[in-house]
RNA sequence: CUUUAUAAGAUACAUUCUUGAUGUAUAUGCCGGAGAAUAAGGCUCUGGCGUUUCUACCAGGUUACCGUAAAUGACUUGACUACAUGAGGAUGACACAGCGAA
Numbered sequence: 001c002u003u004u005a006u007a008a009g010a011u012a013c014a015u016u017c018u019u020g021a022u023g024u025a026u027a028u029g030c031c032g033g034a035g036a037a038u039a040a041g042g043c044u045c046u047g048g049c050g051u052u053u054c055u056a057c058c059a060g061g062u063u064a065c066c067g068u069a070a071a072u073g074a075c076u077u078g079a080c081u082a083c084a085u086g087a088g089g090a091u092g093a094c095a096c097a098g099c100g101a102a
Stems, first nucleotide, its partner, number of pairs: 001098002016090004021085005026056001029049007041066002050057001058078007
C1' cells in the first nucleotide's frame, strides 16, 4: 500500500442488508351472532376459542346437496406470520493474510 482476492493449500474475516432450506406453532381450523342470495344462487359483516406466540384464519378449482326453503357438505391446490437451527448471496472494516519498498 492492498482487500476476499488465489494455480492450490493454509490463516483471519467484524458490521449491516438479504434469499432459500429444515423444524416448532395451527389443523390457513373450530364455535356463535346479524344480514344477504336462491339451481345463472350458495355470500357479506362481526364476536370468541385455538398457539408457552405477534399476525393471519383466506383465495382458486372439482364435486355433492338443497325443487325455491334456509341451510350448506366433501375433496383438492396454494401461503402469510412468530420463533429456532443451519446454509448461500451482497456489503466489505481490520489483520498474525497478500504485494512492494527501505
Predicted 3D model of a 102-nucleotide RNA (Purine riboswitch aptamer) from Paenibacillus sp. 7541. Its Rfam family is "Purine riboswitch aptamer". The family has 133 seed sequences and 4,097 matches in Rfam 15.1. Rfam's curators write: Riboswitches are metabolite binding domains within certain messenger RNAs that serve as precision sensors for their corresponding targets. Allosteric rearrangement of mRNA structure is mediated by ligand binding, and this results in modulation of gene expression. A class of riboswitches that selectively recognises guanine and becomes saturated at concentrations as low as 5 nM. In Bacillus subtilis, this mRNA motif is located on at least five separate transcriptional units that together encode 17 genes that are mostly involved in purine transport and purine nucleotide biosynthesis. It has also been shown that some members of this family are specific for adenine instead. Hence this family are termed purine riboswitches. For this family Rfam cites "Riboswitches Control Fundamental Biochemical Pathways in Bacillus subtilis and Other Bacteria" (Mandal et al., Cell, 2003). RNAcentral holds the sequence, with entries from Rfam.